[in-house]
RNA sequence: GGCCCGUUCGUAUAGAGGCCUAGGACGCCUCCCUUUCACGGAGGAAACACGGGUUCGAAUCCCGUACGGGCUA
Numbered sequence: 001g002g003c004c005c006g007u008u009c010g011u012a013u014a015g016a017g018g019c020c021u022a023g024g025a026c027g028c029c030u031c032c033c034u035u036u037c038a039c040g041g042a043g044g045a046a047a048c049a050c051g052g053g054u055u056c057g058a059a060u061c062c063c064g065u066a067c068g069g070g071c072u073a
Base pairs, nucleotide, nucleotide: 001072002071003070004069005068006067007066010026011025013023018056028044029043030042031041032040049065050064051063052062053061
């Protein structure tokens, strides 16, 4: 250099074109419970790598860029 795969809350993940202004888990914050802590209960904040395209509609399909990984010269 060429080809292939991947990128979603802090972390590991669900999602397969409309039911998703994205769900659950752990973690974090607040409140309740408790003499206090832990446990338990209730609530909350937090994410689609970036740019473009297709489509009535995109996390999802296509192209490019960035980053990571693999194969190959």

The RNA shown here (transfer RNA) has 73 nucleotides and comes from a Saprospiraceae bacterium.
It matches the Rfam family "tRNA". By type it is a transfer RNA.
Model confidence (mean pLDDT): 83 of 100.
The RNAcentral record of the sequence draws on ENA.